This is a predicted structure of a 102-nucleotide RNA (Guanidine-I riboswitch aptamer) from Acidihalobacter prosperus. The model forms 100% of the base pairs in the Rfam consensus. It matches the Rfam family "Guanidine-I riboswitch aptamer". Gene Ontology term of the family: regulation of gene expression. From the family's description: This family represents a conserved RNA structure found upstream of the ykkC and yxkD genes in Bacillus subtilis and related genes in other bacteria. NCBI's taxonomy places the organism under Bacteria, Pseudomonadati, Gammaproteobacteria, Chromatiales, Acidihalobacter.
RNA sequence: AUUCAAGGCGACUAGGGUUCCGCCCGCAUCCAUGCGGGGCCUGGACCGAGAGUCGCCGGCCCCGGCGGCGGGGCUACACGGCGGGAUAAAAGCCCGGGAGAG
Numbered sequence: 001a002u003u004c005a006a007g008g009c010g011a012c013u014a015g016g017g018u019u020c021c022g023c024c025c026g027c028a029u030c031c032a033u034g035c036g037g038g039g040c041c042u043g044g045a046c047c048g049a050g051a052g053u054c055g056c057c058g059g060c061c062c063c064g065g066c067g068g069c070g071g072g073g074c075u076a077c078a079c080g081g082c083g084g085g086a087u088a089a090a091a092g093c094c095c096g097g098g099a100g101a102g
Stems, first nucleotide, its partner, number of pairs: 007057006015047002020044002022041001023038006058075007077097001079100001083095003
């Protein structure tokens, strides 16, 4: 100095809030139902990791095969704000493997 396949996708988790459902409280009336409030409400559902997990695809290398293709290996490491942005809202989401530190 370089971040380059050090790539992409899916499912999920840590985590996150409160549009919807549920739950709790109050009021309207007796239930049903409606309105208002509550996420210092376990949840359904939702958002969700570069530095979390698993899987798939891809990439590179080697071997076999005329070839279609088959088999094997590698795909590392990773401290980190303030602030801003999206959504109903928040976040380990996005800016961002950024600034900075080492």